[in-house]
């Protein structure tokens, strides 16, 4: 860098450092920011992966028990990530509903695309 797959409306500081832009990219909108944003550190949140705890009329090995493995549920948070304004801030593409005589256009819903993160693979 590419592929597969899951998630993507919940949650997370009145701390320290820094100092000018920031909210992925393009466009439009809307926001955050010298009352200090973004970033870094600390703290915190969550529970994707690993290890472990507890439970189960569940499955497999086992003649049975014990035991082991798998599965499911649950609580936690030791390790690896991640996240910590706003839905991934919103819309761009397709379809549907509704308003509109038609059209333009507005609103809503669904899906896709793109992105982000985890896990696995090339």
């Nucleotide at each position: 860098u590419c592929c597969u797959u899951a998630u993507u409306a919940a949650g997370a500081g009145a701390g320290g450092c820094u100092g000018a832009g920031g909210g992925a990219a393009u466009a439009g909108g809307c926001c955050c920011g010298a009352a200090g944003a973004c970033g870094c550190c600390c703290g915190g949140c969550a529970a994707c992966c690993u290890a472990g705890g507890u439970g189960c009329a569940g499955g497999c090995u086992g003649g049975c028990c014990a035991a082991g493995c798998c599965g499911c549920a649950u609580a936690a948070a030791a390790g690896g990530u991640g996240c910590u304004a706003a839905a991934u801030c919103c819309u761009a593409c397709a379809g549907a509903a509704c308003c509109g005589u038609u059209a333009a256009g507005a609103u809503u819903c669904u899906g896709a695309a793109a992105g982000a993160u985890g896990a696995g693979g090339a």